[in-house]
Molecule: c-di-GMP-I riboswitch aptamer
Organism: Pseudomonadota bacterium
RNA sequence: CGGCGAGAAAGGCAAACCUGCUGCGAGGCAGAGGCGCAAAGCUUCGGAUCUCAUUAGAGAUGGCUGGGCUGCCGAG
Numbered sequence: 001c002g003g004c005g006a007g008a009a010a011g012g013c014a015a016a017c018c019u020g021c022u023g024c025g026a027g028g029c030a031g032a033g034g035c036g037c038a039a040a041g042c043u044u045c046g047g048a049u050c051u052c053a054u055u056a057g058a059g060a061u062g063g064c065u066g067g068g069c070u071g072c073c074g075a076g
Stems, first nucleotide, its partner, number of pairs: 004074002012037002018031005035063001041069003045066003048061005
């Protein structure tokens, strides 16, 4: 450095539900909450699902999946 992910260490993120705000909607943001996650960090390039429109399309989900980029630690 790469691979890998433990009976390790330091930590990190935060599902559902509830409350408030926001959006036509899928949903998003914040608080609380904690199902889980070795990238559950970032990114719509491919697929998939969902929403709006109905004609073309526009949007949402990265914790659906594949890919790309980046990152902590170091037992075997």